[in-house]
Context: one part of a larger RNA
RNA sequence: CUCUUGUGAAGGAACUCGGCAAAUUUGCUUCGUAACUUCGGGAUAAGAAGCGCCCGCGUAGUGGUGUUAAAGCCACGAAGGGCCGCAGAGAAAUGGGCCAAGGAACUGUUUAUUAAAAACACAGGUCUGCGCAAAGUCAAAAAGACGACGUAUGCAGACUGACGCCUGCUCUGUGCCGGAAGGUUAAGGGAAAUUGUCAGGGGGUUCGCCUCCAAAGCAAUGAACCGAAGCCCCGGUUAACGGCGGCCGUAACAAUGACGGUCCUAAGGUAGCAAAAUUCCUUGUCGGGUAAGUUCCGACCUGCAUGAAUGGCGUAAUAACUUGGUCACUGUCUCCACAAGAGGCUCG
Numbered sequence: 001c002u003c004u005u006g007u008g009a010a011g012g013a014a015c016u017c018g019g020c021a022a023a024u025u026u027g028c029u030u031c032g033u034a035a036c037u038u039c040g041g042g043a044u045a046a047g048a049a050g051c052g053c054c055c056g057c058g059u060a061g062u063g064g065u066g067u068u069a070a071a072g073c074c075a076c077g078a079a080g081g082g083c084c085g086c087a088g089a090g091a092a093a094u095g096g097g098c099c100a101a102g103g104a105a106c107u108g109u110u111u112a113u114u115a116a117a118a119a120c121a122c123a124g125g126u127c128u129g130c131g132c133a134a135a136g137u138c139a140a141a142a143a144g145a146c147g148a149c150g151u152a153u154g155c156a157g158a159c160u161g162a163c164g165c166c167u168g169c170u171c172u173g174u175g176c177c178g179g180a181a182g183g184u185u186a187a188g189g190g191a192a193a194u195u196g197u198c199a200g201g202g203g204g205u206u207c208g209c210c211u212c213c214a215a216a217g218c219a220a221u222g223a224a225c226c227g228a229a230g231c232c233c234c235g236g237u238u239a240a241c242g243g244c245g246g247c248c249g250u251a252a253c254a255a256u257g258a259c260g261g262u263c264c265u266a267a268g269g270u271a272g273c274a275a276a277a278u279u280c281c282u283u284g285u286c287g288g289g290u291a292a293g294u295u296c297c298g299a300c301c302u303g304c305a306u307g308a309a310u311g312g313c314g315u316a317a318u319a320a321c322u323u324g325g326u327c328a329c330u331g332u333c334u335c336c337a338c339a340a341g342a343g344g345c346u347c348g
Stems, first nucleotide, its partner, number of pairs: 001343008010334002014332001019329001027051005036041001038162001052083004061076005084088001096327007104318001108120002124160007136146003163314004168244003173241002175237005182232003188226002193221005200213005245263005272306001273303001284300005
């Protein structure tokens, strides 16, 4: 010097991203216990006091048993008096507390080996599919099986996520559902027409053949026309995917604009909440807390870019969750010191 422990004057978070770590607290009995609340909780809230041993026939008394009533027995057990020590829950083990806010209702689950959380799940809510050989799923689109020896108060899929108050407008786009008049449209049907080959015929010929036309047959191509779903089209549907404006003017100072005009849109953001886990400008402004506060709390609203089951806003309880404050407490610190042990170092 490093590590593991112990103790510490005065101060007491001045340390630090942050009280990280450590300390405080801790058991039992009695008293006492707030806001808030879903009336269950909150709560061991908080905050106090007592605690050993002896006497007291373990007393007064209370309960039980027992009895006609008792006695007796069993259990609990004050008050009072006294004794000793620095210390009586004499060691060990054994909650620090409070206030405010955020998100998540809760118990639970998770990245085996850097994340335990506000993520996942959840009860509850809603929508959709499915009438049983169900939908859905596995499988080789098979057999077969699960669903289910269940049957719509069921099963499957999706979103939301206790509870309370609520959940606005928009169907133009996309999706889904329904519709079928018209347009478009595949295979297939259909077969007009065209082409190849060639008997045969015409012309030429060095008699080998060359060239032109070409029936039937056999092939190839193949128009019109017929032809479903789908798409176009017509409707519905948002707790389907999603979306939810701009400019100008206006009230008797100024400012503001209930009001008016105009353009665009499918419709122009309702109730709420709001510098927020969302606010760029921004350490916004005001208030609170501090001597001093980019954090925190309460407001304001100018919402860069909140907003209603991609749920909105509240909410008791819960937590190794996140943030701010406070009391107690302390070697975290001012500022380090000493002690014990294990290493290191020196010598052997």